Overview:
This is a predicted structure of a 74-nucleotide RNA (transfer RNA) from an uncultured Bacilli bacterium. It matches the Rfam family "tRNA". Rfam links the family to the GO term triplet codon-amino acid adaptor activity. The sequence was found in a public genome assembly.
RNA sequence: GGCGAGGUAGCUCAGCUGGCUAGAGCACACGGUUCAUACCCGUGGGGUCGAGGGUUCGAUCCCCCCUCUCGCUA
Numbered sequence: 001g002g003c004g005a006g007g008u009a010g011c012u013c014a015g016c017u018g019g020c021u022a023g024a025g026c027a028c029a030c031g032g033u034u035c036a037u038a039c040c041c042g043u044g045g046g047g048u049c050g051a052g053g054g055u056u057c058g059a060u061c062c063c064c065c066c067u068c069u070c071g072c073u074a
Stems, first nucleotide, its partner, number of pairs: 001073007010026004019057001028044005050066001052064003
């Protein structure tokens, strides 16, 4: 350099070939339970969906470009 996969919450990931307020588990905060801690149960906070541009009434999703990570290859 070429090809492929990937970047979504603090972490690990989902999002079913465009629509509904963008979700789950863990973690965190608060409450319940307990003599107390843990476990368990409930509630809650937390996201410019890697950056920019385009298509569209509407983009995490489609197109272009850039960037970063991983793998294969010359």